[in-house]
Context: one part of a larger RNA
């Protein structure tokens, strides 16, 4: 010094921190949705309208008409936020540079938004299957999909030319022709933000690891990528690295930091912040501005579960929680009130991010467990040379106060209009009564603190030196003392 553990003990508050071990396996719930102002619609709920029955205000049926909205098409977001440190000694990180590149949403500037088409879900019908899930036929909408037209910029070019877009929706007015406002959509340029790639230097131990390397090193041509490049392919050359430690083996996420120290240095990388890597194990791509994607897809494997045995489902290193491992580490809590994020014109919805509460003396800090007076130096204990000494102003007694805890009342800030989980919390006022609140280790020397009894090299102590064999200040108990104090010791770690 500590993310500590163990023993004894334990009053309160504030602020922090809390699986360091099995990147072991996971029951259950929640953790990523949202938009009806893109669309066809209407399963449920509420209202309106229509019809029928009558108990005259109820029942039944119909109707998307309205609020809304299950499922579906479509858009944006699920690449952020959250977790973990397995791998990685360099495709990483830190610092300083560079450019051959991309960048949704956002900002600024500029140009446009014309005219068509064919489908597929939902739905209906039929059908397969235990289920998961399909299959066939038919209908349909769009900001879904595809042509055509146009092209200020843009791209390609052999400089002749060629290529390439778009989508609507909502409000108001209307003479029903449209007008206007808002918000979208497409092309281009610039910015901002984010990212990719490259270079240099630094970055643990081992030489009882001395040679390593054939896409290997370079060139040409091509492919590929957003982009450079053996990144990949063909051909050509024979290079490249290494005692300034290559290769191999072991260990390890890196940094700002943190701990220690006068510093130099040594150790460290929990919490918080930046970067990286991973998401049951291994591999792969798809979509997309962005992923080779924790709560997406496909394949293989191990494991678990369902099954009608044909076949299917799953992935807590998210928050809680369970088993296991371990010396050891918490609640299957509340709220979106704040901050922030996603979607939405908005209202709003979602948010185990976050803010709070719960548990733990795990740590740091603060406070309390009373104050004053009180000698007959009471009683009791212990010691004694039996006179006394000591515990000791300590107690009792008298007096005063009420911090904290308790009871009752008032009651915030956090919220710029509304909205407060925390929480009737903090704080304030009143009331009662010394009332509810002290332990732990040590006392031979180092090292502050001494006597008696018991024991008798036994029982035991011990960090080192060492104590104990009949007068033990060293063992065990007692009285007394010393040191810390809601803690005190022990063990482990680091300097």
């Nucleotide at each position: 010094u500590u993310g500590a553990a163990c023993g004894c003990u334990g009053g309160c508050g504030g602020c922090a921190u809390g699986c360091u071990u099995a990147a072991c396996a996971c029951a259950u719930g929640c953790a990523a949705g949202u938009c009806g102002a893109a669309c066809g619609g209407u399963a449920a709920c509420a209202g309106g309208c229509c019809u029928a029955g009558c108990u005259u205000g109820c029942u039944a049926g119909g109707u998307g008409c309205u609020g809304a909205c299950g499922a579906g098409u479509g858009g944006c977001g699920g690449a952020c936020g959250g977790g973990u440190g397995a791998g990685u000694a360099a495709u990483g990180c830190a610092u300083a540079g560079g450019u051959a590149u991309c960048u949704g949403c956002c900002u600024a500037u500029u140009u446009g938004u014309g005219g068509g088409g064919g489908a597929c879900a939902a739905c209906c019908u039929g059908u397969u299957g235990a289920a998961a899930a399909g299959c066939a036929g038919g209908c349909u909408a769009a900001u879904a999909c595809c042509g055509c037209a146009u092209a200020c910029g843009u791209c390609c070019u052999a400089c002749g030319g060629g290529a390439g877009a778009a989508a609507g929706c909502g409000g108001g007015c209307u003479u029903c022709g449209g007008c206007u406002c808002g918000u979208g959509c497409a092309g281009a340029u610039a910015g901002a933000u984010g990212a990719g790639c490259c270079u240099a230097u630094g970055u643990c131990g081992g030489a009882u690891u001395a040679g390593c390397u054939a896409g290997u090193u370079g060139g040409u041509a091509g492919g590929g990528u957003a982009a450079u490049g053996g990144c990949c392919u063909a051909c050509c050359a024979a290079g490249g690295c290494a005692a300034c430690g290559a290769u191999c083996c072991g260990u390890a996420g890196c940094u700002g930091u943190u701990c220690u120290g006068a510093g130099a240095g040594g150790a460290u990388g929990a919490u918080c912040a930046g970067c990286c890597a991973c998401a049951c194990u291994g591999g792969g791509a798809c979509u997309g501005a962005g992923a080779c994607a924790c709560g997406g897809c496909c394949c293989a494997g191990a494991c678990u579960c369902c099954u009608a045995c044909g076949g299917g489902a799953g992935g807590c290193a998210g928050c809680a929680g369970u088993g296991g491992g371990g010396a050891a580490u918490a609640u299957u809590g509340g709220a979106c009130a704040a901050u922030g994020g996603g979607c939405g014109c908005a209202a709003g919805c979602c948010u185990g991010a976050u803010c709070c509460a719960g548990c733990a003396a795990u740590g740091c800090c603060g406070c309390g467990u009373g104050u004053g007076u009180g000698a007959a130096g009471a009683a009791g204990g212990c010691c004694u040379u039996a006179g006394g000494g000591u515990u000791g102003u300590a107690a009792a007694a008298c007096u005063c106060u009420u911090u904290c805890a308790g009871u009752g009342g008032u009651g915030a800030a956090g919220a710029u209009g509304a909205u407060g989980a925390c929480g009737g919390u903090a704080a304030c006022c009143a009331c009662a009564g010394a009332a509810g609140a002290a332990g732990c280790a040590c006392c031979g020397g180092c090292u502050a603190a001494c006597u008696c009894c018991g024991u008798g090299c036994c029982a035991g102590c011990a960090g080192c030196c060492g104590c104990g064999g009949u007068a033990a200040u060293a063992c065990g108990g007692a009285g007394g003392g010393u040191g810390c104090a809601a803690g005190c010791g022990u063990u482990g770690u680091u300097c």
RNAcentral holds the full RNA, with entries from ENA. Predicted 3D model of a 495-nucleotide part of an RNA (small-subunit ribosomal RNA, 5' domain) from an uncultured prokaryote. Model confidence (mean pLDDT): 88 of 100.